[in-house]
RNA sequence: AUAAAUCUUCAGGGGUGAGUGAAAUUCUCUACUGGCGGUAUACUCCGCGACUCCCAUGGUGCAACCAUGGGACUGAAUCGGUGAAACUCCGAUAGCAACGGUAUAGUCCGGAUGAAAGAAGGUUGUC
Numbered sequence: 001a002u003a004a005a006u007c008u009u010c011a012g013g014g015g016u017g018a019g020u021g022a023a024a025u026u027c028u029c030u031a032c033u034g035g036c037g038g039u040a041u042a043c044u045c046c047g048c049g050a051c052u053c054c055c056a057u058g059g060u061g062c063a064a065c066c067a068u069g070g071g072a073c074u075g076a077a078u079c080g081g082u083g084a085a086a087c088u089c090c091g092a093u094a095g096c097a098a099c100g101g102u103a104u105a106g107u108c109c110g111g112a113u114g115a116a117a118g119a120a121g122g123u124u125g126u127c
Base pairs, nucleotide, nucleotide: 001126002125004124005123006122007121008120009119010118017029018028019027031107032106033097034096035048036047037046038045043095044094052072053071054070055069056068057067058066059065077093078092079091080090081089099110100109101108
């Protein structure tokens, strides 16, 4: 230095103020937040992960559950400006955010002290 194997660590943010009500951080007004890789710097582009569901194999004789692999599903943006280049920057206006619980939740509680895209590092091997 490095195609490869293996191990370790890390890896999601946010409800302020008011109104109605018996009851709402859930409704209304206002406030606030934006995982990972790619690309001219991205919550809205392209791809991925997470959630949910299904199938196969194994742990079981079945079911449930767990592990591994595969699949389905998977939200939302326009206009103007600068520039060689931006749906990413600047300006303006708009929109979106799994499931269970609870007065209807992106922000509270819960599965989750979990899992994971991926990031960094160690060891072995090779040169």
Predicted 3D model of a 127-nucleotide RNA (FMN riboswitch aptamer (RFN element)). Of the family's consensus pairs, 100% are formed in the model. It matches the Rfam family "FMN riboswitch aptamer (RFN element)". Rfam 15.1 lists 6,230 matches to the family in 5,120 species. About the family: The RFN element is a highly conserved domain that is found frequently in the 5'-untranslated regions of prokaryotic mRNAs that encode for flavin mononucleotide (FMN) biosynthesis and transport proteins.